This is a predicted structure of a 72-nucleotide RNA (transfer RNA) from a Minisyncoccota bacterium. Taxonomically the source falls in Minisyncoccota (Bacteria, Bacillati). Its mean pLDDT, the model's own confidence on a scale to 100, is 81.
RNA sequence: GGCCCUAUCGUCUAGUGGUUAGGACAGCGGGUUCUCAAUCCGUCAACCGGAGUUCGACUCUCCGUAGGGUCA
Numbered sequence: 001g002g003c004c005c006u007a008u009c010g011u012c013u014a015g016u017g018g019u020u021a022g023g024a025c026a027g028c029g030g031g032u033u034c035u036c037a038a039u040c041c042g043u044c045a046a047c048c049g050g051a052g053u054u055c056g057a058c059u060c061u062c063c064g065u066a067g068g069g070u071c072a
Stems, first nucleotide, its partner, number of pairs: 001071007010025004018055001027043005048064005
């Protein structure tokens, strides 16, 4: 340098162009307990950047950025 794949809450992840963007763990508040752990209830928090297509984009296309694979 060519080609291919990936990018979503703090972490791991789900997501048929119309979803309130869901789950688990973590965090925070509360219940239970003499206290802690465990457990239960509640709560907070996310679509890598830009452009395009479309009535409508996390989702499709293009260009970047970052990571990975492969060939040289």
It matches the Rfam family "tRNA". Rfam links the family to the GO term triplet codon-amino acid adaptor activity. It is annotated as a transfer RNA.